c-di-GMP-I riboswitch aptamer from Actinoplanes cyaneus, 79 nucleotides, folded computationally. Rfam family: c-di-GMP-I riboswitch aptamer. Its family is annotated with cyclic-di-GMP binding in the Gene Ontology. The sequence was found by an Rfam model in a public genome assembly. The prediction has a mean pLDDT of 83. The model forms 100% of the base pairs in the Rfam consensus.

[in-house]
RNA sequence: GUAUCGAACAGGCAGCCUCGUCGGGUGACGAGGAAGCAAAGCCAGGGGCCUCCCCGCUGGAGGUUGCCCAGCCGCCGAA
Numbered sequence: 001g002u003a004u005c006g007a008a009c010a011g012g013c014a015g016c017c018u019c020g021u022c023g024g025g026u027g028a029c030g031a032g033g034a035a036g037c038a039a040a041g042c043c044a045g046g047g048g049c050c051u052c053c054c055c056g057c058u059g060g061a062g063g064u065u066g067c068c069c070a071g072c073c074g075c076c077g078a079a
Base pairs, nucleotide, nucleotide: 005077006076012037013036016033017032018031019030020029021028022027041072042071045069046068047067048064049063050062051061052060053059
């Protein structure tokens, strides 16, 4: 130094709750607190799950990466 790995430090994210805004809904965004997280960073490509529409079909639209896989990128540094 690299890979694996995850003790410490620094910095980071935010399930959930409250308030506000948007939306047809799942849900998204902002503020405050906070269980947890080493990819809880990005990406909706594959699978899963959720919502709405149509229901003549199992079709269309949307959401979720904090459900998993693939892809891209990456902080700190003890054993």